Predicted 3D model of a 91-nucleotide RNA (SAM riboswitch aptamer (S box leader)) from Alloactinosynnema sp. L-07. RNAcentral records the identical sequence in 2 taxa. The prediction has a mean pLDDT of 85. Taxonomically the source falls in Alloactinosynnema (Bacteria, Bacillati, Pseudonocardiales, Pseudonocardiaceae). The RNAcentral record of the sequence draws on Rfam and Ribocentre.
Order: sequence, then structure tokens, then C1' cells
RNA sequence: CAUCCAUCCCGAGCGGCCGAGAGAUCUGGCUCUGCGACGCCGCAGCAACCACCCAUCGUUGGGCAGGUGCUACCGCCAGGAGCGAUGGAGG
Repeated sequence: CAUCCAUCCCGAGCGGCCGAGAGAUCUGGCUCUGCGACGCCGCAGCAACCACCCAUCGUUGGGCAGGUGCUACCGCCAGGAGCGAUGGAGG
């Protein structure tokens, strides 16, 4: 990185640094933001995809929290495009 599968209306914020835009892309809205957003780091938390444990014929249920992930708004909304994000598989 091609490809495949699953999920994307539940849940969960404080501190430090930075300094102007941010909510993926286009259009139109709506919203967040110098009372410091976005981002990065630390800690805390949420969840349970994978791993592990128990039960189970299967499949599923339960547990745990090691590897990820996530912690404004339905992937913010509508339309366009059919893309993007996360996990797992995979050559």
C1' cells in the first nucleotide's frame, strides 16, 4: 500500500504547550474558537474490534483490560462525489 470483512445516532475531560483557524473533500447551512478552538503531550476516563480466560455442539453469552481506538454537535446537517475514519484479515 492493492484487496476483503465489520462498525460509524450509545458512552467518556481535565491539565500543560502552541497560537488561528477548526468540524475529511465541493456547494449551501449550522456550530466550535483569543474566556485560546484545531493540533501535540501527560493524566484520567469510555468502549470492547483483536488477543487472553470461562461456559457453550455450533454459535453465542460472560469476564479481563494486554495491542489498538475513541472522549462537541449522527462521519455536525442537506445535496454532490463515493470518499473517509477505526478495528480485523491479507499478499